The RNA shown here (small-subunit ribosomal RNA) has 1547 nucleotides and comes from Melioribacter roseus. Its Rfam family is "Bacterial small subunit ribosomal RNA".

[in-house]
């Protein structure tokens, strides 16, 4: 390494969301568990559990500690028997009962709570040679002899009460004396053993000194039992007290401490001990966190996690504290005591005001407070507890019940069948689909509940009563044992069970946009509201309400809150620090960590074992009981620790010794802008003097302040003076880092090569600490030439507090002292060792001279490997050790307190509240840049003509109006929809009218017409009314119609932002994609980039591409040349006729033309250049020559681009109106203002007058010839013409002539008059004529706009719309130019690159003052409040001392009296708790005003930053300004573009 066996082990998922997209980095959110929980909707039944987390807030009522063969006292009620004056009395019994009250024991257990406690707890291990234990067991030994009080009781008092005091009488297992005693204690005394230092044990000698108590039963006795007392030892138990490790969070808490630390000597205690006192000493903790502040019982254990961990301390067990708040002792075996005692205080309550009572953090209950947590139950039957010999009494401990879906866990609310897939409801393309086998209906079962009967476990022991047996001198009475019998259940008539009827009575919540399972319709219209994140909602919402349908879980389902988890997001396991948060500005070094090679020891860490210990209970595993599971039992395993004794020595640390490679030291030799402090130099700049010299200088984009005729700049001498040191100069060089450049001298630190001795680990790192540390900047004193904040003045500009230019103070220069920061940057901490090369250069060494080894530096390159990627790559960001230092999402904010430094600016340290879901690194695609290169284009330029000015005309926009209908808005709206508004169009407004309707299809009923024609009214539509009146038939009816009524029509109403379609635009720009493959984690790249060429992504070439689509080109059309074919309506050379002429006639089809079919042009030839592709030639030929000229043809896409009013068409609205119908009106309005056009301003021209040549079109509701009337418009007329046959039709410019430069013979608007024409109608509101009037205008400012050849100009002429109307529009020919050096710039567009903080893509994005509203905070004269220490002052209760003239039986003396001992009570000190007083300091909340900050579609003022962001940007620092911000000085590239220099790469 693999497989095999065996053992162990049972375990880890990831999503959404920064971006156009992508990796990364980094938060916020979800999916799971859980819960002493609450809300909300719902709620059948049962087991097992749990239930005040907040107010250690205050508590009415009742319970929750009593019991007893000690001891004295001692009722009653009821019963019974006698008396009896029948009122009653008295005996017995009740009963030595009940009670109380001396006393013994217990009240220090058990039950509460968690408020205080960071160690006086806790947990764990250990020690007591420094203790102590009542009941409880063993063992020995004992249990004598006296005495004196006192409670009850009794008398007689005080008080409201609580209670209290006094006389008298009495007992005891209560009190005192007194004997006796030991293995006990204590004092001396020597021994033997052991031991851990003081030292303990043990036998022994000797002195002294310490006890006690009886009851009850039986015998009848010297007496026995049994219960007690007293000693002594020794055990269990319990407990004290002491030691080691462990035990939260702050350093913006760094110094603490006088009984402090220790000695001694004493007191005290069951012991130790500053525990306490006296006195000596001067100490003791403490960065391994002292003290200070917050916070908080610890723990088995509980959650949770794969696990280490995190979090938690509820129930249930253990150890602690606490008991109304603080203090005290007292009694006791233990207490400084929940359900005692005193005092102080706060409350509450009772009071006759004089004084009392009280403690529920037991158990129930009450208030209160709160989101929130039960019954004032039942029993002591079981289990445990106290008293007792027991019986037994007491037990709110407990052991039941109630109450609460609050937990876990179990069960049902039915089961099979059942398809006309019923009705309902939803959808709906109308077909059907879905509810849904779901229902009904059939057929069955009955758990749970209702009803009925029956009915356990938990009860065994104790205790009576009988029997054996056994113990005790022989008995009794007891005790022990066994056996029999009998007697004990709150729960509860409960569990279980039988029997009955009968699907019967029993399913809800929440979700359905993605994360996350599950979708549709209606309502709503950024309103309502949803929302855990990321978002949903502005008319088609799967996200909001509500239905239908789904879907998940079930008596429960949601939400809220927390906790752990996912989060590898505090990383031990298990992160990071070049650009994303993060390497300290550097050195020197202290403590600390961590350290070369070898030997030997001990074994302290480390490793094996053994022992004890790790409480139950839990967790986990068999097994087992409740039918089961939850739960319980058992038995193991574990408890991962800790202590203890062995045993290993490799490695680490100790200890001794060695050694030399790490480190140093000596010697030789080297380089260097390393430091310091004297000294000297010359350039150049400014002054100053003197000299020439003369009108400007100087400055800028342009200028002006300024200089300067008082001679300036310029130029020559000479002179002063300060600051910096050209050229050499280099990605050289030194130095720890800031930094360091003239040249010499003198002092000084460091590195490097060599080569041998030498020291022998002496070395890495480095918290605190010391030292250096650019530039501003600051003190004091110097100095000051040039520069040069601040600050004046000219500019620019809307402004300009800026840039820019004149000038200028501080500064900048020395000394001397501060200051201590920087983009203090390799944005790369140091030190070691290792890992491929190639090429420069610096400084040594060697030498074979090859630019070859080597050793040190400093650079580019570049493999592996690493990185999120850019990148790094022996000068690592790779492979590894080791120390320091930093970091945890953006923003607040490096900002407030606080502390420290500092002269001061300030610097160091360094927070939260609040608020965002994102902030950010690096890469891709695009898009911009007032960035770069190429290239294109009527883009500019070189030219011709315009537009803007004038007058109309035409469309806007404004305004007017009842209506001025309605849509088009930068280019790509504005002679546009509109190829033609009097009416009508028509969509608007006024007014009068219709209601199934003006037109459509059906259906049901009804009439028979329907049409026509008339009359009256009316402006018309219309309304009333009269006349007349059917066809077809199989007699059913049908066809038509008309009215009712019923489904429906309409609608130019709204949404082009719901949509089809169609069109603009960019743009006829060259571009836009895809498929394989290759490259990147990936977005993406590559093809497409690159050289060249091109109108072109045209085409060559070269290339990790290699092919293909779409686009381009081409194929289509008209046109330009020829050629064929065909000849009428065309045409007419030749023949012939003919005319005034005239293809007018034969005739011909050659020509032109006319319309098919064909050719023709391809860089094809040549030359030149080019590797080609191709390019160039006044290049040949050719009708065309390099796309011939023109259209048609519009990639992928973009503008939510137009249009719902051209058509369609979803939703939405209106139905006697928003539909329809009619008359008038309006669209045509007019202070203006804008686009688009036409006419002109005139002589290249106006009138007149004469005459040549066109072409595309168009004509029967029609084009209309000829003739004739009119001055014209035009009439009359009517021949031809359904058209190469007739007609429009006249073409204009052209020629002459006249006007001769003026508001004219120019211009024609405007007005008046007369009239034609169309048409129902020309008022509003058509067009032309005639005759008359005869404005403005004299060529247009800014600015802008068309066009590269048959083009502009510039003539005229047809056509569509149309009655009628055209200065527009679509076409057509006629005559016919000027110019392009050229790509700098304007402007649009391709391609490539670089830069971005845009991506709704620069019309981006964004900063700051300022106003407006909200919120949270800091500061603030002050106000309030708390907790803690300092100092004093008073001082209760109470322990201690004292002292005690008062008092007091017990013992002694005494006959007595009375003293003695020994107490006490009173005072008296020490300590003390509550109080009072001072003065700091520390936290908290308050506060006029203030300071900054966040937030919050559509305030204001600039534009600071992102592109070269239009002054490159940013760090320091100072100064200055409304505000972004400017400007000096010094730093940096996290600058973009050119150029140059070094260096690599490749040739």
């Nucleotide at each position: 390494a693999a497989u095999u066996u065996a053992c162990a082990a049972c375990g880890g998922a990831g999503a959404g969301u920064u971006u156009g997209a992508u990796c990364c980095u980094g938060g916020c959110u979800c999916a799971g568990g859980a819960c002493g929980a609450a809300c909300g909707c719902u709620g059948g039944c049962g087991g097992c559990g749990u239930g005040c987390u907040u107010a250690a807030c205050a508590c009415a009522u009742g319970c929750a500690a009593g019991u007893c063969a000690a001891g004295g006292a001692g009722a009653a009620a009821g019963u019974u028997u006698c008396c009896u004056u029948c009122g009653g009395g008295a005996a017995a019994u009740u009963a030595g009962u009940a009670u109380a009250c001396u006393g013994g024991c217990g009240c220090a257990c058990g039950g509460g709570u968690g408020a205080g406690u960071a160690a006086u707890g806790u947990g764990u291990a250990a020690g007591u040679a420094a203790u102590c234990u009542a009941c409880c067991u063993u063992u020995g030994g004992g249990u004598u002899u006296g005495g004196a009080a006192u409670a009850a009781u009794u008398c007689a008092g005080c008080g409201a009460a609580a209670g209290c005091a006094g006389g008298a009488c009495u007992a005891a297992u209560a009190c005192c004396a007194a004997a006796u005693a030991a293995u006990g204690c204590a004092g001396c005394g020597g021994a033997a053993c052991c031991g851990c230092a003081u030292g303990g044990u043990u036998a022994u000698g000797u002195u002294g000194u310490u006890a006690a108590a009886g009851u009850u039963g039986c015998u009848c006795u010297a007496g026995c039992a049994a219960c007690g007392c007293c000693u002594a030892a020794a055990g269990a138990u319990g407990a004290g007290c002491u030691u080691g490790c462990a035990u939260c969070c702050a350093a913006u808490u760094a110094g603490c401490u006088a009984g402090u630390u220790g000695g001694u000597a004493g007191g005290g205690u069951a012991a130790u001990g500053g525990c306490c006192u006296a006195c000596c000493a001067a100490g003791g903790c403490a960065a391994c966190g002292a003290u200070u502040g917050g916070u908080a019982g610890c723990u088995g254990g509980u959650c949770u996690g794969a696990g280490a961990g995190g979090a938690u301390g509820a129930u249930c067990a253990g150890c602690c504290a606490c008991a109304c708040u603080g203090g005290a002792a007292c009694u006791g075996a233990a207490a400084c005591a929940c359900g005692g005692u005193c005092c102080a205080g706060a409350c509450u309550c009772c009071u006759a005001c004089g004084g009392g009572a009280g403690g529920c953090a037991g158990c129930a209950g009450u208030g209160a407070g709160g989101a929130a947590u039960a019954u004032u139950g039942g029993g002591c039957a079981a289990u445990g507890g106290a008293c007792g010999a027991a019986a037994g009494u007491c037990u709110g401990a407990c052991c039941c019940a109630g109450c609460a879906a609050c937990g876990c866990c179990g069960c049902g609310u039915g089961g099979a069948g059942g398809a006309u897939g019923a009705a309902u409801g939803u959808c709906g393309u109308a077909a059907g689909a879905u509810u849904g086998u779901a229902a009904a209906c059939u057929c069955c079962u009955u758990u749970u509940g209702a009803u009925u009967g029956g009915g356990a476990c938990g009860a065994a022991a104790g205790g009576c009563a009988a029997u054996a047996u056994u113990u005790a001198a022989c008995a009794a009475u007891g005790a022990a044992u066994a056996u029999u019998g009998u007697u004990u259940g709150a729960c509860u008539g409960u569990a279980c069970u039988u029997a009955u009827a009968g699907a019967a009575a029993a399913a809800g919540c929440c979700c359905c946009g993605g994360c996350u399972a599950a979708c549709u319709a209606c309502g709503u219209g950024c309103c309502a509201g949803c929302a855990g994140c990321c978002g949903c909602g502005g008319u088609a919402a799967u996200a909001c309400g509500u239905a239908g349908g789904g879907g998940g879980c079930a008596a429960g389902c949601g939400u809220u809150g927390u906790c752990c988890g996912g989060a590898u997001u505090u990383a031990c396991u298990g992160g990071g620090u070049g650009u994303a948060a993060a390497g300290g500005g550097c050195g020197u070094g202290u403590a600390g960590g961590c350290g070369g090679a070898c030997u030997u020891a001990a074994u302290a860490g480390u490793c094996a074992g053994u022992g004890g210990u790790g409480a139950a209970a839990u967790c986990c595993u068999g097994c087992g009981g409740c039918u089961c599971a939850a739960c319980c039992g058992u038995a193991g395993a574990a408890c991962u620790g800790c202590c203890u004794c062995u045993g290993a020595u490799a490695c680490u640390a100790u200890a001794a010794g060695u050694c030399u490679u790490g480190a140093g030291u000596u010697c030789g030799g080297a380089a260097g802008a390393g430091a310091a402090a004297g000294a000297u130099g010359g350039a150049a700049u400014u002054c100053c003097a003197g000299g020439u010299g003369u009108a400007g200088c100087g400055g800028u984009g342009a200028a002006a302040u300024g200089c300067g005729u008082a001679g300036a700049u310029a130029u020559c001498u000479g002179g002063a003076a300060g600051a910096a040191c050209a050229c050499c100069g280099g990605u050289g060089g030194c130095g720890a880092a800031g930094g360091c450049g003239a040249u010499c001298u003198u002092u000084u630190g460091g590195u490097c090569c060599g080569a041998a001795a030498c020291u022998g680990a002496c070395g890495c790192u480095g918290a605190u600490a010391c030292g250096c540390g650019a530039a501003a900047g600051c003190g004091u004193g110097g100095g000051g030439a040039g520069c040069g904040a601040a600050c004046a003045g000219g500019a620019u500009u809307a402004g300009a507090u800026a840039c820019c230019c004149u000038g200028g103070u501080a500064g900048u220069c020395c000394a001397c002292g501060c200051u201590g920061u920087a983009a203090a940057c390799g944005a790369u901490g140091a030190a070691u060792a290792c890992u491929a090369g190639g090429u420069g250069u610096c400084g040594g060494a060697u030498u074979u001279u090859a630019u070859a080894u080597u050793c040190g530096g400093u650079g580019c390159u570049g493999u592996a490997g690493c990185u999120a990627a850019c990148g790094c790559a022996u000068u690592a960001a790779g492979u590894a050790u080791u120390c320091c230092a930093c970091c945890u999402g953006g923003g607040g904010a490096g900002u407030a307190c606080g502390a420290u430094c500092g002269c001061a600016a300030g610097g160091u340290u360094g927070a939260a509240a609040c608020u965002c879901a994102a902030a950010g690194g690096a890469a891709u695609u695009g898009a911009c840049g007032g960035g770069g290169g190429c290239c294109c284009g009527c883009a500019c330029a070189a030219g011709c003509g315009g537009u803007g000015g004038a007058g109309c005309a035409u469309g806007u926009g404004g305004u007017u109006u009842a209506a001025u209908u309605c849509g088009a808005u930068g280019c790509a709206a504005c002679g546009c929809g509109a190829a033609g508004a009097a009416c009508c169009u028509u969509a608007c407004c006024u007014g009068g009218g219709c209601u199934u309707g003006a037109a459509a299809u059906g259906c049901a009923g009804u009439g028979g017409a329907c049409a026509a024609g008339g009359u009256a009214u009316g402006a018309a539509a219309g309304u009333a009314c009269c006349u007349c009146u059917u066809u077809c038939u199989u007699c059913g009816g049908a066809a038509c119609c008309g009215c009712u009524g019923u489904a429906c029509a309409g609608g130019u109403g709204c949404u082009g932002c719901a949509u089809g379609g169609c069109u603009g635009u960019c743009g006829u720009c060259a571009g836009c994609u895809c498929g394989u493959g290759c490259c990147g984690u990936g977005a993406g790249g590559u093809g497409u980039u690159g050289g060249g060429u091109u109108a072109a992504g045209u085409c060559c070439c070269g290339c990790a591409a290699c092919g293909a689509g779409c686009g381009c080109a081409a194929c289509c059309c008209c046109u330009g040349c020829c050629a064929u074919u065909a000849g009428u309506u065309g045409c007419c050379a030749u023949c012939a006729g003919g005319u005034u002429a005239a293809g007018c006639u034969g005739g011909g089809c050659a020509c032109u033309c006319u319309a098919a079919u064909g050719g023709g042009a391809c860089u094809g030839c040549c030359u030149a250049c080019g590797c080609a592709a191709g390019u160039a030639g006044u290049g040949a030929g050719g009708a065309a020559g390099g796309u011939g000229g023109g259209g048609a043809u519009g990639a992928c896409g973009u503008c939510a681009a137009g249009u719902c009013a051209g058509c369609a068409u979803g939703g939405c609205c209106c139905u006697u109106a928003c539909g329809c119908c009619c008359a008038g009106g309006g669209c045509u309005a007019c202070a203006c203002a804008c686009g688009u056009g036409c006419u002109a301003c005139a002589a290249u021209g106006g009138g007149u007058a004469c005459u040549a040549c066109a072409a595309u079109g168009g004509g029967u509701u029609g084009c209309c010839a000829a003739a004739c009337c009119g001055c014209a418009a035009g009439g009359u007329g009517g021949a031809g013409c359904u058209a190469a046959u007739c007609c429009c039709c006249a073409a204009a410019a052209g020629u002459a002539u006249c006007c001769u430069c003026a508001g004219u013979u120019c211009g024609g608007a405007u007005u008046g008059g007369a009239g034609u024409c169309u048409g129902c109608a020309a008022c509003u509101c058509g067009a032309c004529u005639c005759c008359a009037u005869g404005a403005a205008g004299c060529u247009g400012g800014a600015a802008u706009u068309g066009c590269u050849a048959g083009u502009a100009a510039u003539c005229g002429c047809u056509c569509a719309u149309c009655a009628g109307c055209a200065c527009g529009g679509a076409g057509c020919g006629g005559u016919g130019a000027a110019u392009a050096c050229g790509u700098u710039c304007c402007c649009g567009g391709g391609c490539c690159u670089u830069g971005u903080a845009c991506a709704c893509a620069c019309c981006g994005c964004c900063c700051g003052u300022c106003a407006a509203g909200c919120c949270a905070u800091g500061g603030a004269a002050g106000c309030c409040g708390g907790g803690g220490g300092u100092a004093c002052c008073c001082a209760a209760a109470g322990u201690c001392g004292g002292u005690g003239a008062c008092u007091c039986a017990a013992c002694c003396c005494g006959c007595a009296a009375g003293g003695g001992a020994g107490g006490g009570a009173g005072c008296c000190g020490c300590c003390u708790a509550a109080g009072g007083u001072a003065a700091a300091a520390c936290c908290g909340g308050u506060g006029a005003c203030u300071g900054g900050g966040g937030c919050u579609a559509a305030g204001u003022c600039g534009u600071a930053a992102c592109a070269a962001g239009g002054u490159a940007g940013c760090c320091g620092u100072a100064c200055c300004g409304g505000a972004a911000g400017g400007u000096g000085c010094g730093g940096c590239u996290g600058g973009a573009u050119c150029a140059c220099c070094u260096c690599c790469u490749u040739u």
The sequence was found in a public genome assembly.